[in-house]
RNA sequence: GUGAGGGCUGCGGGAGAGAGCCGUCCGGAAAGGGUGGCCGCCGAAGGUGAAAGGCUCGUGGGUGAUAGGCCGAAUCUCUCAGGCAAAAGGACCGCGGUUCUGAG
Numbered sequence: 001g002u003g004a005g006g007g008c009u010g011c012g013g014g015a016g017a018g019a020g021c022c023g024u025c026c027g028g029a030a031a032g033g034g035u036g037g038c039c040g041c042c043g044a045a046g047g048u049g050a051a052a053g054g055c056u057c058g059u060g061g062g063u064g065a066u067a068g069g070c071c072g073a074a075u076c077u078c079u080c081a082g083g084c085a086a087a088a089g090g091a092c093c094g095c096g097g098u099u100c101u102g103a104g
Base pairs, nucleotide, nucleotide: 005100006099007098008097009096010095011094012093013092018039020038021037022036023035024034025033026032040084041083042082046080047078049076053071054070055069056068
């Protein structure tokens, strides 16, 4: 001293990177948006990779080692997806609600 932790959820905070070029569609037109292509970028939806370490060798017993394979974290990595004015989204954090769990 009735919490620590998990799920869902409300409110608040929340970064980075071209309002890029060309075609086309919506629109009376403009703006804006959708879509296809091209070039340049970002990493904090999601996803990818794997370090230390651990496990593993046809049959019976013992000892030892190596290759291969498997498990194995992140805000790291990749940039598939997503994103590059605003809006939306947004890992994570704070304050609540609800639920699971059950000794912090």